[in-house]
Context: one part of a larger RNA
RNA sequence: UUUGGCAUAAAGCAUAUGUAGGUGGCUUUUCAAGUCUACCAUCGAAUCCCAGGGCUCAACCCUAGACAGGCAGUGGAAAAUACUAAGAUGGAGUACGGUAGGGGCAGAGGGAAUUUUUGAUGGAGCAGUGAAAUGCAUAGAGAUCGAAAAGAACACCAACGGUGAAAGCACUCUGCUAGGCUAACACUGACACUGAGAGAUGAAAGCUAGGGGAGCAAAUGGGAUUAGAUACCCUAGUAGUCCUAGCCGUAAACGAUGGAUACUAGGAGCUGUGCAUAUCAACCCGUGCUAUGCUAUAGCUAACACGUUAAGUAUCCCACCAGGGGAGUACGUUUGCAAGAAUGAAACUC
Numbered sequence: 001u002u003u004g005g006c007a008u009a010a011a012g013c014a015u016a017u018g019u020a021g022g023u024g025g026c027u028u029u030u031c032a033a034g035u036c037u038a039c040c041a042u043c044g045a046a047u048c049c050c051a052g053g054g055c056u057c058a059a060c061c062c063u064a065g066a067c068a069g070g071c072a073g074u075g076g077a078a079a080a081u082a083c084u085a086a087g088a089u090g091g092a093g094u095a096c097g098g099u100a101g102g103g104g105c106a107g108a109g110g111g112a113a114u115u116u117u118u119g120a121u122g123g124a125g126c127a128g129u130g131a132a133a134u135g136c137a138u139a140g141a142g143a144u145c146g147a148a149a150a151g152a153a154c155a156c157c158a159a160c161g162g163u164g165a166a167a168g169c170a171c172u173c174u175g176c177u178a179g180g181c182u183a184a185c186a187c188u189g190a191c192a193c194u195g196a197g198a199g200a201u202g203a204a205a206g207c208u209a210g211g212g213g214a215g216c217a218a219a220u221g222g223g224a225u226u227a228g229a230u231a232c233c234c235u236a237g238u239a240g241u242c243c244u245a246g247c248c249g250u251a252a253a254c255g256a257u258g259g260a261u262a263c264u265a266g267g268a269g270c271u272g273u274g275c276a277u278a279u280c281a282a283c284c285c286g287u288g289c290u291a292u293g294c295u296a297u298a299g300c301u302a303a304c305a306c307g308u309u310a311a312g313u314a315u316c317c318c319a320c321c322a323g324g325g326g327a328g329u330a331c332g333u334u335u336g337c338a339a340g341a342a343u344g345a346a347a348c349u350c
Stems, first nucleotide, its partner, number of pairs: 003322003008303001012318001014201002017198001021194003026087003033081001035077005042070002049065001051063004091191001092188003097182003103177007110154001114150008125136002162169002206247006215241002220236004258317006266295002269292001272289004299306001323350003332343004
């Protein structure tokens, strides 16, 4: 360098941004680097191929020749790649007008519920379970009605719905702010795609420091169950869960499906928006772009299924895989406060 793959069999990085690199749309032009071509020089002998000859033949041996290919030089070709110069607008982007949204950050406000405290009424149980017991209660529980405090989460609306790169995001209002989509007309003029390293974001749990602590609840105590019960059930209950400032960097981080572009029958939905239509809130009939689910043809697939949101047909770039175990282990290195994370074998064995 070369093969076949990557939804479920081994295999898509958790996610996006982006450096080097790789790749790159249309028209004309320059050049000839790569490319192609002709000639020439050279590439030991032997071998291989081939012609002739010699061992009676053959293997074998001798003589002569040649192909292919490599490298250098000279001449030539210019379609396509690169380069040069110029241009265009379809890709990409900018500005302007609209528009939907739990997108993000910060601040303010709200009610229901829960628990606790307190006041009143009242007087024997409550709670819990398959059944019980531990537990709470005459020092007045539970129940009902007032008052107060605290912390956390936001019923209905709610959807097969929205939004974000992913993780994620939902009571209401305000401020700041990012992105998407769409319409018409301008502007820039290939400015693009991907992306090794790198830096950034990254649920939950966990860690450090300071707050907070209602409910829930690892650990733990007690009661049951059981042969036992370090469990499932019950009663308590601490870290934690919440906030602020840092760390950690992992998940079945899943669509188990990397990103970009183009093409390839339909059908009935849904989100946003534009146009058309309408006797203009509501009704009827269409259509463009966009996002998002279902069904289905061709095709594809080992099958299941996928099927214009492809797992179809093609191109470009990156990551990854190569029998099961040993093993995501050991050693080393990097990183972290630690827990660990990242990188990542071999012997041996089947």

Small-subunit ribosomal RNA, central domain from Trichopus zeylanicus subsp. travancoricus, 350 nucleotides, folded computationally. The RNAcentral record of the full RNA draws on SILVA. The prediction has a mean pLDDT of 86. The source organism's lineage runs through Eukaryota, Tracheophyta, Magnoliopsida, Mesangiospermae and Trichopus zeylanicus.